[in-house]
A computed fold for a 266-nucleotide RNA from an uncultured Dehalococcoidia bacterium, annotated as Bacterial large signal recognition particle RNA.
Model confidence (mean pLDDT): 77 of 100.
RNA sequence: UCGUGCUAGGUGGGGCGUUAGCGGUGCCCUGAACUCGCAAUCCGCUAUAGCGAGGCUGAAGUCCCCUGUCGAGACUGUUCGCAUGUGGCCGCUGGAGUCAGUAUUUGAUGUUGAUAGCCUGGUCCCGCGCAGCGAGACCUCGUGAACCCCGUCAGGACCGGAAGGUAGCAGCGGUAAGCGAAUCACCUCGGGUGCCGUGGGAACGCCGGGCUAGAGUCGGUAUUGCCUCACAUGCCCCAUGCAACUGGCGACACGGGGGUGCACGA
Numbered sequence: 001u002c003g004u005g006c007u008a009g010g011u012g013g014g015g016c017g018u019u020a021g022c023g024g025u026g027c028c029c030u031g032a033a034c035u036c037g038c039a040a041u042c043c044g045c046u047a048u049a050g051c052g053a054g055g056c057u058g059a060a061g062u063c064c065c066c067u068g069u070c071g072a073g074a075c076u077g078u079u080c081g082c083a084u085g086u087g088g089c090c091g092c093u094g095g096a097g098u099c100a101g102u103a104u105u106u107g108a109u110g111u112u113g114a115u116a117g118c119c120u121g122g123u124c125c126c127g128c129g130c131a132g133c134g135a136g137a138c139c140u141c142g143u144g145a146a147c148c149c150c151g152u153c154a155g156g157a158c159c160g161g162a163a164g165g166u167a168g169c170a171g172c173g174g175u176a177a178g179c180g181a182a183u184c185a186c187c188u189c190g191g192g193u194g195c196c197g198u199g200g201g202a203a204c205g206c207c208g209g210g211c212u213a214g215a216g217u218c219g220g221u222a223u224u225g226c227c228u229c230a231c232a233u234g235c236c237c238c239a240u241g242c243a244a245c246u247g248g249c250g251a252c253a254c255g256g257g258g259g260u261g262c263a264c265g266a
Stems, first nucleotide, its partner, number of pairs: 001266006009057003012030005020046005034054005063259007073249001075247001077245003081242005087236003093232002095229003099225005105220005115213009124201006130194002133190004140181004149174004157166003
């Protein structure tokens, strides 16, 4: 140096999460990479840090260590950043509103009296009266009882020797309760009745009238101030997503340097 057979090793890696820590299961990335069993109320371990069973490869392009470039990806942090949303606030900026003021503004109205003050009446509440309405009773009329209402009672019945008498149905006439009609007067009661009268009260707003003083008053527009609302493209806190930057990791890919056996035969 070559060949044969073995052995250590290898047979994916990484981020987050979890953990005292490591590895795995979990979620995600990378991208193609032996199989099976175990495991989030977790599983197996302890710095040589998955365990168990089987297969393949095997001392180097392939295993181990150091290192450079590139860089998927998730994660940490930051931002007067952007968007959405919950909640809060009115100091700021807009918006809305009440009140008060201002005006070379504008429209009405006003000496045929604005406005203010005082008086009076109405509007409001209570009582009484009157009127009206409604209901009922009374009055009037009609109707109204198989018998147990009245009168008269044909026929018939009963008593009697007879004269005569008694009760009495139907019919006729009348009547009670009841029913119906009428509704003038009178009586009783009632009310979401009233251009009514009268007495009292409350309130001080509105309306009418009278007296006194005598020139403004009301609205629009613009603007200023106080106060209020909390509408937002205003402010504050928080959450979620996105973007940019930052930090520690870092797969895949491309390199550089070094290291690693045993046996037998030629």